[in-house]
């Protein structure tokens, strides 16, 4: 230099145009269980900005920037990064 695959919540990782800020697992928090732990079970937990005394709510965000579409994490283009192969 060329080709292919990939980048999604704290981490891993599913998703393949609408029911999706979003499964599942890990991790963490609270509770149950226990003499006490572990294990197990139940519930909960993304980030930023913003409204609110609070409880709670709103908007945006799927590497970054554009485009297509009524509608994009999902399709197209460019760029950045990672992995593999070829030279």
């Nucleotide at each position: 230099g060329g080709a292919a695959g990939g980048g999604u919540g704290u981490c891993a990782g599913a998703g393949c145009g609408g029911c999706c800020g979003a499964a599942u697992g890990a991790a963490c928090g609270u509770g149950a269980c226990u003499g006490g732990a572990a294990a197990u079970c139940a519930c909960g937990u993304g980030u930023a900005c913003u409204c609110g005394c609070a409880a709670g709510g709103g908007u945006a965000c799927c590497a970054u920037g554009g485009g297509u579409u009524c509608g994009a994490a999902u399709c197209c283009c460019a760029u950045c990064c990672c992995u593999u192969c070829c030279g």
A computed fold for an 87-nucleotide RNA from Candidatus Portnoybacteria bacterium CG_4_9_14_3_um_filter_43_11, annotated as transfer RNA. Rfam family: tRNA. By type it is a transfer RNA. It was read from a public genome assembly. The organism belongs to Candidatus Portnoyibacteriota, within Bacteria.